Description: The RNA shown here (TPP riboswitch aptamer (THI element)) has 110 nucleotides. It matches the Rfam family "TPP riboswitch aptamer (THI element)". Rfam describes the family as follows. Vitamin B(1) in its active form thiamin pyrophosphate (TPP) is an essential coenzyme that is synthesised by coupling of pyrimidine and thiazole moieties in bacteria. The sequence was found by an Rfam model in a public genome assembly.
């Protein structure tokens, strides 16, 4: 004096499972995990499929949020709950301002 960088601002990305009821695979009612399992509003449509937008909640490259491979494999279990393996395999959303302290870099002084 530079980085680095908490905070904050803003922008982004993500998921909704399993079991019982049920005629039903329902964003239906109970349950159970879990941060979070459709809380809120509307829109298409055809009992039954899909989209939008707010919320919460988790995660943004120091990225295991979350997706793929996967209706995955091995223990175990009522159970996809738990452990362990695929696997640090392959994808995957980031700017801006920037304090103090640590650190690293460079001057310069002693």
């Nucleotide at each position: 004096g530079c980085g680095c960088c908490a905070u904050c601002c803003c922008c982004g990305g993500g998921g909704g499972a399993g079991c019982g009821c049920u005629g039903a695979c329902g964003c239906g009612c109970g349950c159970u995990u879990g941060a979070g399992a459709g809380g809120g509003a509307g829109g298409c449509u055809g009992c039954a499929g899909c989209c939008u937008c707010c919320g919460a909640c988790c995660c943004g490259c120091u990225g295991a949020a979350c997706c793929u491979g996967a209706u995955c494999c091995g223990g175990u279990u009522g159970a996809u709950a738990c452990c362990g393996g695929c696997g640090g395999a392959g994808g995957g959303a980031g700017g801006g301002c920037g304090a103090g302290a640590c650190c690293g870099c460079a001057a310069c002084c002693a």